Small-subunit ribosomal RNA, 5' domain from an uncultured bacterium, 522 nucleotides, folded computationally.
Context: one part of a larger RNA
RNA sequence: GAACGCUGGCGGCGUCGCCAACACAUGCAAGUCGAACGAAGCACUUUCUGAACGGAGAUUCGUUCAAAGUUCAAAUUCGACUUAGCGGCGGACGGGCGAGUAAUGCAUGAGCAACCUGCCCUGCAGUCGGGGGACAACAGUUGGAAACGACUCGCUAAUACCGCAUGAUGUAUCUGGAAGGCAUCUUCCGGAUACCAAAGAUUUAUCGCUGUGGGAUGGGCUCAUGUCUGAUUAGUUAGUUGGUGGGGUAACGGCCUACCAAGACUGCGAUCAGUAGCCGGACUGAGAGGUUGAACGGCCACAUUGGGACUGAGAUACGGCCCAGACUCCUACGGGAGGCAGCAGUGGGGAAUAUUGGGCAAUGGGCGAAAGCCUGACCCAGCAACGCCGCGUGAAGGAAGAAGGUCUUCGGAUUGUAAACUUCUUUUAUGAGGGACGAAGGAAGUGACGGUACCUCAUGAAUAAGCCACGGCUAACUACGUGCCAGCAGCCGCGGUAAUACGUAGGUGGCAAGCGUUGUCC
Numbered sequence: 001g002a003a004c005g006c007u008g009g010c011g012g013c014g015u016c017g018c019c020a021a022c023a024c025a026u027g028c029a030a031g032u033c034g035a036a037c038g039a040a041g042c043a044c045u046u047u048c049u050g051a052a053c054g055g056a057g058a059u060u061c062g063u064u065c066a067a068a069g070u071u072c073a074a075a076u077u078c079g080a081c082u083u084a085g086c087g088g089c090g091g092a093c094g095g096g097c098g099a100g101u102a103a104u105g106c107a108u109g110a111g112c113a114a115c116c117u118g119c120c121c122u123g124c125a126g127u128c129g130g131g132g133g134a135c136a137a138c139a140g141u142u143g144g145a146a147a148c149g150a151c152u153c154g155c156u157a158a159u160a161c162c163g164c165a166u167g168a169u170g171u172a173u174c175u176g177g178a179a180g181g182c183a184u185c186u187u188c189c190g191g192a193u194a195c196c197a198a199a200g201a202u203u204u205a206u207c208g209c210u211g212u213g214g215g216a217u218g219g220g221c222u223c224a225u226g227u228c229u230g231a232u233u234a235g236u237u238a239g240u241u242g243g244u245g246g247g248g249u250a251a252c253g254g255c256c257u258a259c260c261a262a263g264a265c266u267g268c269g270a271u272c273a274g275u276a277g278c279c280g281g282a283c284u285g286a287g288a289g290g291u292u293g294a295a296c297g298g299c300c301a302c303a304u305u306g307g308g309a310c311u312g313a314g315a316u317a318c319g320g321c322c323c324a325g326a327c328u329c330c331u332a333c334g335g336g337a338g339g340c341a342g343c344a345g346u347g348g349g350g351a352a353u354a355u356u357g358g359g360c361a362a363u364g365g366g367c368g369a370a371a372g373c374c375u376g377a378c379c380c381a382g383c384a385a386c387g388c389c390g391c392g393u394g395a396a397g398g399a400a401g402a403a404g405g406u407c408u409u410c411g412g413a414u415u416g417u418a419a420a421c422u423u424c425u426u427u428u429a430u431g432a433g434g435g436a437c438g439a440a441g442g443a444a445g446u447g448a449c450g451g452u453a454c455c456u457c458a459u460g461a462a463u464a465a466g467c468c469a470c471g472g473c474u475a476a477c478u479a480c481g482u483g484c485c486a487g488c489a490g491c492c493g494c495g496g497u498a499a500u501a502c503g504u505a506g507g508u509g510g511c512a513a514g515c516g517u518u519g520u521c522c
Base pairs, nucleotide, nucleotide: 002518003517004516005515006514009391010390011389012388013387014386015384022347023346024345026344027343028342031089032088033087037085039083040082041081047075049073050072051071052070053069057065058064096302098300105227106226107225108224109223110222111221112220115219116218120215121214122213123212124211125210126209127208129164131162132161138154139152140151141150142149143148170195171194172193173192174191175190176189177188178187179186180185200207201206228274229273230272235265236264237263240262241261242260243259244258245257246256247255277299278298279297280296281292282291283290284289304325305324306323307322308321327338328337329336330335355381357380358379359378363377364375365374366373367372394424395423396422397421404415405414406413407412429459430458431457432456433455434454438449466511467510468509469508470507471492472491473490477506478505479504480503481502487494488493
């Protein structure tokens, strides 16, 4: 965050699976770079060869030769584009959900002399030192129903991989001096030894690569205080509490390990059990407080259930990997595939919650030198009175107080200026014409929404009112029907023959595109 009953004209802005963290068909939601690389395909350009057509011309006149040009095929070259593979960056963001978690969480305030940080900014130095061996793609052989592979002294490139060289302001060890602090120490100036780098691309503008210092950003760790209920939970704990040595980590630490000691927490509530994501906030209230944590923002946790690591600057890795379990699907029975708590959508459950929509135009993100590509983030549209706000359903005049209805003491009263009727208006509605802002880029071009909003004109009161209540609380009364029946009801209570309390009608009161009921909080 509502639901249900009756009713329902429009617009703006919001909001919409609270139950089954149940199971999911289908489509989409994370790619990008050819300006790192080899290769393949294919427009186009050049050259050459062959064939067909062609026929300027030549001619020995024999249908003999033949240039330009057109088409096709093969090769070569130029070079745009496309891409399976290798490689780089991004898939740790963005999006979802709240199962777990009562503290490895969150909020507030501190600390790190115990830490890391890709891309970004800034300073210095080097990349114009020199080598090597592979693996894909590809080719061949081959297994399998498929998923997917296997083999060959097979071939090959790189910003892929691996040595060597050069090294300091870097790191480690030793050492001299100075300053400072927070106990271990920290910072600065020196010396010695040892150890570590690199990659190129290009349209020549640049973009990259390596080492290192500083910054910024993002994270990691530690401490203090606060953070629901139960004592019909009183004792809990052996890596447990501390020390030493070692290991491990970016880093401190029983984080892990060997040994030693016997500690540590607890009535200011340990442990156990139940419940629960926390906060900024939201609702309510004069406040104190109480309740709550949908939407928006911050943090945390999770991604079918449980466990594990790899890669990486960064991962308990939603749309990565491995193992096990449950479930579903395919199978040639040998074996395989999957994970909507992303956006739509389906079944189920439920009182109950929407479209298998449009667009990358804007904002933002990833990649790229850029053009650009991708983006169910996002921007929009659709459904729903679910909420808030605004507007309308006409206005003025109009007494023969018409007709009809209802009541009646039968005189009348009331509905009621209400209607009719007259004069107006056109918000809205419908039709027609015009028509945006949002677009910022150097110019040009670029709008999903949308021919929407808005403006003008035309038509005609034309298209638009209900719901609940009327005994008291509580604003609003009569008649008939019924007869402790049927029924009403939040409480008190109504109904057994004159019911203002049930049902209907007329009238009245309240609110109004809503009204009433139920649930829940103050």